Background:
A computed fold for a 506-nucleotide part of an RNA from an uncultured bacterium, annotated as small-subunit ribosomal RNA, 5' domain.
Context: one part of a larger RNA
């Protein structure tokens, strides 16, 4: 000088745009943040509409009644593995980059193709009965389905024999026999929407391996499933992943092991580069989820608002037992120099379910607080010399403050007031934002400057106070009686709805 998620101190008019707990991955009260599908299913609590039916003159009231619309709670089905959080831990195939997988999975989507036949059964809901304070449960009998089973086919798989083509090595294709296994499901307003097995793509994942990845030798040896093998188990799949059983191995000064610190990366600061520095915000990965374990559904999870077990906290209990996890947005307490709204709306854009209406979304889009930041704009503009008053200061002549003021003149950025009033919504409807933002009218210079420094470095001096005394100080250093360095005031410089100071990088 630049730079920053800063933070203090004086000041402080507006607007656009970004960002905004960097400390306690401390603890958490309240309310929201993952549902949705009646076009799968029994059903009928609750609600509206028809029928019955009592009472009533009638309005109506009150019983009934799955008949229709729908629809709590139940079974089914997708989806809660995405989005959102934080960065604990992790020097590691964690992350970048290149490459492999002839060792592999991949719901939803596509596209090819072929099938959808028969048959039985539970378990909710409800009912009846019973424990519990309660959170939640036991018996019993019923019962549907796209739930569960069985059979039937089945061109996939898998094993034996074979036969051909062919690669990059463990080897792939393709053809035949023979054997073993292994599917399926409705619904419909008949248009459809589904269901199943195969084969191909697309996407996402999982594995491998080259290189590349902070400090320490005042860490020199480290290593028993430890290197291999060879059979098996597991797993989508390779592998000591796990086993048994053999054999000794296998890593290191090219830094192993240890111990410290840390998420990596696109990128961001700096610098003429080369190089040092950071990894807020945004995008990729990755890893957690109160602290450790561990599985279980599932195409995906060892699952943030899922389950089970142990700890520690915190709540409720009727004392027998229960309930909890904000590193989801918002809020509270507490740490701290510090860092916000218990907002608004699904209008858009994405996301789940649905055939659709549609519902759900604290993703998301707005709004809000705060000068934290960056651009932008203003706080007037010409004109005006008697160089007024007043202030500073003087060598008492003046100098300055200063064309600055006052007066004339004009103008309306922006503030007020008033009036129209969007774009964002491809498309009849729909817009939180918002009666904003633009646009027009009218009014009046009116409502809008402040901090910092003035010995050298460094740009800007004089007077008064004080007197090694208050104090200043980045560094040299100033102050003991005329201090351009200390306070004050004149005045000057810088910058500017900011200026300074501090902390940190270059």
């Nucleotide at each position: 000088g630049g730079a920053u998620g800063a933070a203090c101190g004086c000041u402080a008019g507006c607007g656009g745009c970004a960002g905004g707990c960097u400390u306690a991955a401390c603890a958490c009260a309240u309310g929201c943040a993952a549902g949705u599908c009646g076009a799968g299913g029994g059903g009928c609590a609750g609600c509206g509409c028809g029928g019955g039916g009592u009472g009533g003159c009638a309005a109506c009231a009150c019983c009934u009644u799955g008949g229709c619309g729908g629809c709590g709670a139940c079974c089914g089905g997708c989806g809660g593995a995405a989005g959102g959080g934080u960065g604990c831990g992790u020097a590691a195939c964690g992350c970048g980059u290149g490459a492999g997988c002839g060792a592999c999975a991949u719901g939803c989507c596509c596209g090819u193709u072929g099938c959808c036949c028969g048959u039985g059964g539970a378990c909710a809901a409800c009912c009846g009965g019973u424990g519990g304070a309660a959170a939640c449960g036991c018996c019993g009998a019923c019962u549907a389905a796209u739930c569960c089973a069985c059979g039937a086919u089945g061109g996939g798989a898998c094993g034996a024999g074979u036969u051909g083509c062919u690669g990059c090595a463990u080897g792939g294709c393709a053809g035949c026999u023979c054997g073993u296994u292994g599917a399926a499901a409705g619904u419909u307003a008949c248009g459809g929407c589904g269901g199943c097995g195969a084969c191909g793509g697309a996407u996402u994942g999982g594995c491998u391996c080259g290189c590349g990845u902070c400090c320490g030798a005042u860490u020199a040896g480290c290593u028993g499933g430890u290197u291999g093998g060879c059979g098996g188990g597991g797993u989508a799949a390779c592998g000591g992943c796990c086993c048994a059983c053999c054999a000794a191995g296998g890593c290191g000064a090219c830094g192993a092991u240890c111990g410290g610190u840390a998420g990596g990366g696109g990128u961001u600061c700096u610098g003429a580069g080369a190089g040092g520095a950071a990894g807020g915000u945004c995008c990729c990965c990755c890893a957690c989820a109160a602290u450790g374990g561990a599985a279980c559904u599932g195409a995906g999870a060892c699952a943030c608002g899922g389950u089970c077990c142990a700890u520690a906290c915190u709540c409720c209990u009727a004392c027998g037992g229960g309930a909890g996890g904000c590193a989801g947005c918002a809020g509270u307490g507490g740490g701290g120099a510090a860092u916000a709204u218990u907002g608004c709306a699904c209008a858009a854009u994405g996301g789940g379910c649905g055939a659709a209406a549609g519902c759900c979304u604290g993703a998301u889009g707005c709004a809000g607080c705060a000068a934290c930041g960056c651009c932008g704009c203003g706080u007037g503009a010409g004109g005006g010399a008697a160089g007024a008053c007043g202030g500073u200061u003087u060598u008492c002549g003046g100098a300055u403050u200063g064309u600055a003021a006052a007066c004339c003149u004009c103008u309306g950025u922006u503030u007020u007031c008033g009036g129209u009033g969007a774009c964002g919504a491809a498309g009849a409807a729909u817009g939180a934002c918002g009666g904003u933002a633009a646009c027009c009218g009218a009014g009046u210079a009116g409502g809008a400057a402040g901090c910092c420094a003035c010995g050298g470095c460094u740009a800007a001096c004089u007077a008064c106070g004080u007197g090694c005394c208050a104090g200043c100080a980045g560094c040299c250093g100033c102050g003991g009686u005329a201090a351009u360095a200390c306070g004050u005031a004149g005045g000057u410089g810088g910058c500017a709805a900011g200026c300074g100071u501090u902390a940190u990088c270059c």
It matches the Rfam family "Bacterial small subunit ribosomal RNA". The prediction has a mean pLDDT of 86. The RNAcentral record of the full RNA draws on ENA and SILVA.